[in-house]
RNA sequence: GUUUGAUCAUGGCUCAGAUUGAACGCUGGCGGAAUGCUUUACACAUGCAAGUCGAACGGCAGCACGGAGAGCUUGAACCCUGGUGGCGAGUGGCGAACGGGUGAGGAAUACAUCGGAACGUGUCUAUAAGUGGGGGAUAACGCAUCGAAAGAUGUGCUAAUACCGCAUAAUCUCUGAGGAGAAAAGUAGGGGAUCGCAAGACCUUGCGCUUUAGGAGCGGCCGAUGCCUGAUUAGCUAGUUGGUGGGGUAAAGGCCUACCAAGGCUUCGAUCAGUAGUUGGUCUGAGAGGACGACCAGCCACACUGGGACUGAGACACGGCCCAGACUCCUACGGGAGGCAGCAGUGGGGAAUUUUGGACAAUGGGGGCAACCCUGAUCCAGCCAUGCCGCGUGAGUGAAGAAGGCCUUCGGGUUGUAAAGCUCUUUCAGUCGGGAAGAAAGGGGUGGUUCGAAUAAAUCAUUUCAUUGACGUUACCUACAGAAGCAGCACCGGCUAACUCCGAGCCAGCAGCCGCGGUAAUACGGAGGGUGCAAGCGUUAAUCGGAAUUACUGGGCGUAAAGCGCGCGUAGGCGGUUUAGUAAGUUGGAUGUGAAAGCCCAGGGCUCAACCUUGGAACUGCAUUCAAAACUGCUAGGCUAGAGUACGGUAGAGGGGGGUAGAAUUCCACGUGUAGCGGUGAAAUGCGUAGAGAUGUGGAGGAAUACCAGUGGCGAAGGCGGCCCCCUGGAUCGAUACUGACGCUGAGGUGCGAAAGCGUGGGGAGCAAACAGGAUUAGAUACCCUGGUAGUCCACGCUGUAAACGAUGUCAACUAGCCGUUGGGGGGGUAAUCCCUUUAGUGGCGCAGCUAACGCUUUAAGUUGACCGCCUGGGGAGUACGGUCGCAAGGCUAAAACUCAAAGGAAUUGACGGGGGCCCGCACAAGCGGUGGAGCAUGUGGUUUAAUUCGAUGCAACGCGAAGAACCUUACCUACCCUUGACAUACCUGGAAGAUUGCAGAGAUGCGAUUGUGCCGAAAGGAAUCAGGUUACAGGUGCUGCAUGGCUGUCGUCAGCUCGUGUCGUGAGAUGUUGGGUUAAGUCCCGUAACGAGCGCAACCCCUAUUCUUAGUUACCAGCACGUAAUGGUGGGGACUCUAAGAAGACUGCCGGUGAUAAACCGGAGGAAGGUGGGGAUGACGUCAAGUCAUCAUGGCCCUUAUGGGUAGGGCUACACACGUGCUACAAUGGAUGGUACAGAGGGCUGCGAACCUGCGAAGGGACGCUAAUCCCUUAAAGCCGGUCCUAGUCCGGAUUGGAGUCUGCAACUCGACCCCAUGAAGUUGGAAUCGCUAGUAAUCGCGGAUCAGAACGCCGCGGUGAAUACGUUCUCGGGCCUUGUACACACCGCCCGUCACACCAUGGGAGUGGGUUGUACCAGAAGUAGGUAGACUAACCGUAAGGGGUUCGCUUACCACGGUAUGGUUCAUGACUGGGGUGAAGUCGUAACAAGGUAACCGUA
Repeated sequence: GUUUGAUCAUGGCUCAGAUUGAACGCUGGCGGAAUGCUUUACACAUGCAAGUCGAACGGCAGCACGGAGAGCUUGAACCCUGGUGGCGAGUGGCGAACGGGUGAGGAAUACAUCGGAACGUGUCUAUAAGUGGGGGAUAACGCAUCGAAAGAUGUGCUAAUACCGCAUAAUCUCUGAGGAGAAAAGUAGGGGAUCGCAAGACCUUGCGCUUUAGGAGCGGCCGAUGCCUGAUUAGCUAGUUGGUGGGGUAAAGGCCUACCAAGGCUUCGAUCAGUAGUUGGUCUGAGAGGACGACCAGCCACACUGGGACUGAGACACGGCCCAGACUCCUACGGGAGGCAGCAGUGGGGAAUUUUGGACAAUGGGGGCAACCCUGAUCCAGCCAUGCCGCGUGAGUGAAGAAGGCCUUCGGGUUGUAAAGCUCUUUCAGUCGGGAAGAAAGGGGUGGUUCGAAUAAAUCAUUUCAUUGACGUUACCUACAGAAGCAGCACCGGCUAACUCCGAGCCAGCAGCCGCGGUAAUACGGAGGGUGCAAGCGUUAAUCGGAAUUACUGGGCGUAAAGCGCGCGUAGGCGGUUUAGUAAGUUGGAUGUGAAAGCCCAGGGCUCAACCUUGGAACUGCAUUCAAAACUGCUAGGCUAGAGUACGGUAGAGGGGGGUAGAAUUCCACGUGUAGCGGUGAAAUGCGUAGAGAUGUGGAGGAAUACCAGUGGCGAAGGCGGCCCCCUGGAUCGAUACUGACGCUGAGGUGCGAAAGCGUGGGGAGCAAACAGGAUUAGAUACCCUGGUAGUCCACGCUGUAAACGAUGUCAACUAGCCGUUGGGGGGGUAAUCCCUUUAGUGGCGCAGCUAACGCUUUAAGUUGACCGCCUGGGGAGUACGGUCGCAAGGCUAAAACUCAAAGGAAUUGACGGGGGCCCGCACAAGCGGUGGAGCAUGUGGUUUAAUUCGAUGCAACGCGAAGAACCUUACCUACCCUUGACAUACCUGGAAGAUUGCAGAGAUGCGAUUGUGCCGAAAGGAAUCAGGUUACAGGUGCUGCAUGGCUGUCGUCAGCUCGUGUCGUGAGAUGUUGGGUUAAGUCCCGUAACGAGCGCAACCCCUAUUCUUAGUUACCAGCACGUAAUGGUGGGGACUCUAAGAAGACUGCCGGUGAUAAACCGGAGGAAGGUGGGGAUGACGUCAAGUCAUCAUGGCCCUUAUGGGUAGGGCUACACACGUGCUACAAUGGAUGGUACAGAGGGCUGCGAACCUGCGAAGGGACGCUAAUCCCUUAAAGCCGGUCCUAGUCCGGAUUGGAGUCUGCAACUCGACCCCAUGAAGUUGGAAUCGCUAGUAAUCGCGGAUCAGAACGCCGCGGUGAAUACGUUCUCGGGCCUUGUACACACCGCCCGUCACACCAUGGGAGUGGGUUGUACCAGAAGUAGGUAGACUAACCGUAAGGGGUUCGCUUACCACGGUAUGGUUCAUGACUGGGGUGAAGUCGUAACAAGGUAACCGUA
């Protein structure tokens, strides 16, 4: 950051940090100091990695020197000669057991820390003593033989510091305490005396050798503590545990063997399985921890795999041996050889890890007296940005804010002082030159010291001499030239620093999480700009952190995951009060140890740093010892407050057994009695005339116990209910006595444990799974009804689970109160109900406190203590496998793969409910008239068409945009034309403009002809206009109403929608706005943690109803006159009507009642009008991505000789059909006909058009009047008064069609209206359904207007006549307020479950199959060791000899590796088929859950 509309909390996922032996992508200047096969302990070509000593020995192949010889002759070559330097091979000594590599195995014979006793020890150091005298061989070598080779054999010669006796024994070992046994080697230097032919003896010194007691260091052994995971591994063990005797080892020991005993280990986790080298330390972290164990250092283990010993001080031996096995190589096929987990290197594996380098100069190791030799240890170099550290890629100035790029509101902004330019510097790299330190030793010389006969030798010293450097063209320094040679990578939606344009269009792609992308993407790709790091930057992988997300530090469990269904109780854990002792825990001191390195601190050295170095601190640990005695433990002794016992009461559906009672249902028998009963929403199945149901009597049988009965009682829980008896458990109260911590909890264990279910045997009235039938339904394997079997009941046995719930483990202590109720006790009081108090239960409310909230609150979920159980995201799954229990059903225990970014809790606001309450509306009801049926008109859908232009689509599209399509309109189609364009601005050229006219063409248009010269003027030109030309541009009814403005519809003229401050709540939010009344109204009043306010309501505005005032012309005419056939016609009037200005009036104002004394309501008076008088205008916050880009405007996109423009013709008027809205009708309340009466409101100059004339008529002629209270349209019609039609498809109805006309207009064919004559269709009141209307309304009747050349049954207005009904709010629809439930929030047109079908994924079972590993039994037995030995062979010693002793070989026994057979365990892979699970944009069937989800839901069981 992410669950939600929002909130809090829970909870997972993800990110930012640090790190790495890393890898990959892009990029790459220098230096320092580091690191570099994590994978196949896979296989290895080639070279090197362990030799050395001639001062141990015999010797002498090769090399060098010297000498001698023969032949040629200044010389070269040949041969001989161990004489010399030396030395191949060999004997012998030391080393090879170190150093170097690797981490396979190993969970303890390992490692770490601390201890211990029964041991060994080459070289070194140091003590003591010695080093005498003999002997026999053997390699080399020679000869011979075998073999391809490796090699082997025979025979002969020879030496030693090789080998073997003898002597001696300081000392050592054994002992029977007398004794017995056991060593050795020489060599080199020097030399005075003595001896010797010489070699030499001899002496001495050094180095050796033998014995011996110590030391140091090293090694072997033993013990304690620590040291991974799994119990879906619970029992393991026969040399096993101990003892005795014997053997064996350097050494204790079952280490081995014989016998004896039966032990030993284990829930404090044995055995088994898996995984793993271990430690110092490394990484991370605040720490505690967690993860790791590269490099460096200590230890261990291993050396192709397995076994074995030999030699040796030391090995069971990386570069040794033997055997077995696999593999590779050589081979003459007979047989041989080999082991890079040493350094380089190769192949292979892999994402991935270097040179077949130099040197022994330094440090160290081996050998040697030494020189010296060897040393892939080591020191260096090479490769790699693999990490760490340092440096550089320049510095200053520089605004015309250059050019270019990008963006733009076109003004500019930005890149940006950045560049250029000017002035400087030269690190690094480059070139030339100079130039440390790492070098100390060792050798020679000189001098001293010790031993000695000694000037040998050894040793020490030195301003002595000559040397020793792989690195190395070293580090470092000077000079030179010139800004010159040197910047990338990732990111820019939020987390997270950094924004714009273009492209593409749910495509391509991005993505760590949330999520972007469907034509305006700061999220994709590119660009400009920016941000962050920088010779690196990103990505991936991995570890710790954040994560208090395993919680020791430091979490939880009523509802989020989480208290076992409940007891008893073992181990364990914990435990009242007091005294004394002890010192295990505890605390303190001291000592030893805790390797070095590392970390930390302080110095020092590389110019700094990394790095190196010195010192300190630390190493929180372990051991030993001394001390303390508070607390815990232990031992001993007390106490009574915890716990328990005794005694006496009390209440109780506590449990078990036996008996018994009444009511009711059912059945049976009999009686009475007759046609129904029963059941439901309504029915039917069913029962009944063979007599039901109803009713009466009697009987049978089973089960359950009405009233009492109660948030009453009892019990640990499950659970327990008539009454009586028997047996029995617990609780509680009271007062005294006793015991003396006997207690609490409780892993395993054990017992109890509803219902359903199972077994055996009974029982069976009612009820009732399954089942049957009847209904309901689209279906109905359900809900409803009629039946009905298991079962329900009893006995015995099993099962062991429930939403077994207070979703709250048990025990103890403490912490305000108030009100009930059950049991017991005490006190007070009454005639009685009663009051106070205490204790044990059981309920309600509530303070503090707690809690995410809801809520809990002495019966805690508060504050503490003790112990147990349990949890760690959702799904998969309480599933699989394994084990165990069960007769079965099934229970208990209990995963993983895979998948998602959520799942879940509480509360909030809405919306919704086939939830509830209150209220309103022509919403229903009550009425009147329609639509739906017919014909026609009109609109739409559909179809058709070249086109039937486009839009509007539930209410809220459909006589709508369109207040009027023949052309035009017109946007559509066809054909013909134009391209700066029909229209706007700017520029250039020419002409005034304009008017008349000819030809072609359908026209646009094209080609011509004639006429005309205007206005201003400074005389240049200008304005208006036309034509031609050019480029910028015009133009678009093209797309997007889901990019928009504006306008409009709708909920709805519904009464609502909000805000400020305050208050409450962690918060979303609440309060106000809810409540009691009232209203048309959130209208008003009262109450009230709210007080106020705003937009709405109402009022203000217009029309209308009454009156008054003023004013009277074109209106009016009462009275007065005049006049006419008649008329306000005329004079006049200003009364009336009317006109049009102003004013009055109505406000619940008055009276009575109701109400709360309020608001208000009801009734009344007065009044023209009465409770908003009637009508209109007026439309809150918002909803519907509602409608409109085709009124207009407008962003973006698209077209530009066309999607623009012009013209003609056609189309929008089509027509199997469907729907909406209307008109006319179906007739007598009518039609037709004659007569006759009364309006209002409008319009009129391109106009209305009178009288009069003509025509049957539409109309024509005519022209008076009228720019309108004057004239015209203009006869209103229904109505009224007559007569006629007589219920019929008509004298109703008028469609359709034929004919003849009128009018408008350029034009009436497609396609106008009207008139006349003729024709005379459907239709006889309209199914389901549905619409309007509450009064001057509906219904009915006509009149006018806009549009308009003409063309209304539509629309907008006007008046005439003029009703019926409303009990009422149950129901339908819509709406408002409050409340409730919710799994909904795109908000019920919501959400969501399961089967089936399809695709993919992982997984279980599975006849089996194939590997790994391991147990048991048996076979077999290489090499080797030990034992035995009849065979063979044999130098040393003994013996005169024969021979003996002993050795070796062979054979054999025991042990044993590989191997084999049989049978188990375990694990991995695979398997026809099969089971469920998960995931997937639109599939199928239903609708189980969420609202009373339409049968309340859920749990256990069948």
This is a predicted structure of a 1502-nucleotide RNA (small-subunit ribosomal RNA) from an uncultured prokaryote. It matches the Rfam family "Bacterial small subunit ribosomal RNA".